[in-house]
Molecule: SAM riboswitch aptamer (S box leader)
Organism: Isosphaeraceae bacterium
RNA sequence: AUCUUAUCCAGAGUGGCUGAGGGGACGGGCCCGACGACGCCACAGCAACCGGUCCAUCGCCUUGAUGGAUGCUGGUGCUACUUCCUGCCCGACAUGGCAACGACUCGACGCGAUCGAGCCGCCCGUGUCUUGGGAUAGAUAAGAU
Numbered sequence: 001a002u003c004u005u006a007u008c009c010a011g012a013g014u015g016g017c018u019g020a021g022g023g024g025a026c027g028g029g030c031c032c033g034a035c036g037a038c039g040c041c042a043c044a045g046c047a048a049c050c051g052g053u054c055c056a057u058c059g060c061c062u063u064g065a066u067g068g069a070u071g072c073u074g075g076u077g078c079u080a081c082u083u084c085c086u087g088c089c090c091g092a093c094a095u096g097g098c099a100a101c102g103a104c105u106c107g108a109c110g111c112g113a114u115c116g117a118g119c120c121g122c123c124c125g126u127g128u129c130u131u132g133g134g135a136u137a138g139a140u141a142a143g144a145u
Stems, first nucleotide, its partner, number of pairs: 001145008013043005021032003026087004044079003048076003051072001052070007083137001088134003091129007101121002104118005
């Protein structure tokens, strides 16, 4: 760097240093910030994954798998706002249209796969909803290349 799987509406701050932007990219919003944000350091905390420990079940030559509990000198991670919201697709609701497609009704005529009018649709547009769903992208963990 890439791929796979899982999770992402919960949770969690004090001090010191620094000094102007920051909230992943781009756009549109909305927030945070000299009452010092962001970043770095120290300590503290949270609990998602891996690991440790304990319990239960299954299996068992070696010792493994699944579920639960537990912050437990561990490995990462995290400690504003839903991944801060949103952009793409589907869906639902509302609304508009017969211009294309399909159906129905009426009229005309030269009775035709015609012309005109109206109107419906699991048809075509527009808008709203993110407390309807999915995708894309991102973040984190574990494994692999």